[in-house]
The RNA shown here (Bacterial small signal recognition particle RNA) has 99 nucleotides and comes from an uncultured Anaerolineae bacterium. It matches the Rfam family "Bacterial small signal recognition particle RNA". A reference for the family is Righetti et al. (2016), "Temperature-responsive in vitro RNA structurome of Yersinia pseudotuberculosis", Proc Natl Acad Sci U S A. It is annotated as a non-coding RNA gene. The coordinates come from a structure-prediction model, not an experiment, and the mean pLDDT is 78.
RNA sequence: GGUCAGGACCGGCGCGGCAGAGCUCUGCGAACUCCGCCAGGGCUGAGAAGCAGCAACGGUAAGGAGAAGUCUUUGGGUGCCGCCGCAAUCCUGGCCGGU
Numbered sequence: 001g002g003u004c005a006g007g008a009c010c011g012g013c014g015c016g017g018c019a020g021a022g023c024u025c026u027g028c029g030a031a032c033u034c035c036g037c038c039a040g041g042g043c044u045g046a047g048a049a050g051c052a053g054c055a056a057c058g059g060u061a062a063g064g065a066g067a068a069g070u071c072u073u074u075g076g077g078u079g080c081c082g083c084c085g086c087a088a089u090c091c092u093g094g095c096c097g098g099u
Stems, first nucleotide, its partner, number of pairs: 001096008010085005015079002018075005023069001025066002028063001034059003042051003
């Protein structure tokens, strides 16, 4: 100096783990500008009845809170994990050649 192998570095794929988001569940949650039902009262009517409809009650929505994790998804200087690749660089070793 060349070559081969291994490792580091770099990249890709995969697996696990951490964190976030979605999804599911629970409860809170609209005085009125959501729905239903509408006591009382109001209006129409000769009357029977009807009309609108506040509170209360029930349901639901936006929203925010809590728990779990089969699932989906995102992220990362996550893992002395696996596989593959790798121009050049560095380290180790073998072989060959030159000085």